[in-house]
RNA sequence: GGAGUUGGUCAGAUUGUCGCGGCGUCCCUUUCCUUCUGGGAGGGGGGCGUCGAGGAAAGUCCGGGCUCCAUAGGGCACGGUGCCAGGUAACGCCUGGGCGGCGCGAGUCGACGGAAAGUGCAGCAGAAAGCAAACCGCCGAUGGCCGCAGCAAUGCGGCACAGGUAAGGGUGAAAUGGUGCGGUAAGAGCGCACCGCACGCGUGGCAACACGUCGUGGCAAGGUAAACCCCACCGGGAGCAAGGCCAAAUAGGGGAACGACGGCGUGGCCCGCGCUGUUCCCGGGUAGGCUGCUCGAGCGCAACGGUGACGUUGCGCCCAGAUGAAUGGCAAUCCACGACAGAACCCGGCUUACCGACCGACUCCACCC
RNA sequence: GCCCAUGUAGCUCAGCUGGAUAGAGCAACCGCCUCCUAAGCGGUAGGUCGCAGGUUCGAAUCCUGCCUUGGGCG
Repeated sequence: GGAGUUGGUCAGAUUGUCGCGGCGUCCCUUUCCUUCUGGGAGGGGGGCGUCGAGGAAAGUCCGGGCUCCAUAGGGCACGGUGCCAGGUAACGCCUGGGCGGCGCGAGUCGACGGAAAGUGCAGCAGAAAGCAAACCGCCGAUGGCCGCAGCAAUGCGGCACAGGUAAGGGUGAAAUGGUGCGGUAAGAGCGCACCGCACGCGUGGCAACACGUCGUGGCAAGGUAAACCCCACCGGGAGCAAGGCCAAAUAGGGGAACGACGGCGUGGCCCGCGCUGUUCCCGGGUAGGCUGCUCGAGCGCAACGGUGACGUUGCGCCCAGAUGAAUGGCAAUCCACGACAGAACCCGGCUUACCGACCGACUCCACCC
Repeated sequence: GCCCAUGUAGCUCAGCUGGAUAGAGCAACCGCCUCCUAAGCGGUAGGUCGCAGGUUCGAAUCCUGCCUUGGGCG
């Protein structure tokens, strides 16, 4: 200098001016209550001060808080997760490690339990596709047939009939370890050596797992579980329009049907628990406000513990809370000319969208000293 | 706020317990028939199966993530 990997931060800036929402304070005005020169509760307007969207506020895909139903209990069903250890309120998230794939490397990706419990599936091709199989090929030792020799036993030659054979070819995604030597009629873990594999043992590690000059076994157990299934673990349901309070209204009306081994309580079913007459029709009434609401598993800095995720302690900080729903308009200057995008109960993650800028750590290549 | 379903040819749909040429009707185009048109008859073309990735020998079909459209509840 070039190419690349990875972690983090920011998300146009400054000034002026006019507006919008919350809170505090002061002033003006107004309504109601009352024990009435006073006190209390509320509405409207104005001035001043202060605060006012995000890294994803998004998708609603996971996990929790909070609230109600039983304090969420038992069984079945259903769903989810799936190497090991740790972190966490919890998780399908994160960290570290193992194994496997990719990369020269820094690194990165992985739904990564079980196919020697059972069931199912595999089109076409191919001889054969699931306690294998003989199409071509090879052999034909043995048996058979034919010929020759021989008195005979038998020997030699031929045929490729029975049969043997998984070396070679061919089909397929997949054809029952690999190489070599021996062996054989030809072959074959048939035998042996090495490599691989399985099981056992030993060593290291919390474990996943790794290693072994160790032992045993000639070697089975093909693929598919993002097919059913098995194993282990987890999961009760609903959601802030949850829920609570105040005010208003009321009918405890009329009629019909059913009737407690019934109905309701949101959950898929049963048990259990709680409440209790239920349903339909006729005719009526109400639907306004307050709260929940933002100080929280909070943010920043430092020290300590830990490889790390993270935890503990100390100091400092307050950082939107609307309910027709605010965060915008204009002007000026500057530059790198500004992307994706807008809170609605809250929080931890994941995923998706995104113009760019900056900082840290590291790898490879080339050159120079 | 919460929760479902859907996407296949120009249009409407099948196929979705995985199997290789993805079908049907209407529409389009060509030909026959007719004096001409319609109807009828014969034939032809037309598909990234919403997008991306994965599992599998093999994916429209199974899984994951996005997108579109439609619907439901309070």
Molecule: RNase P RNA; transfer RNA
Organism: Halothiobacillus sp.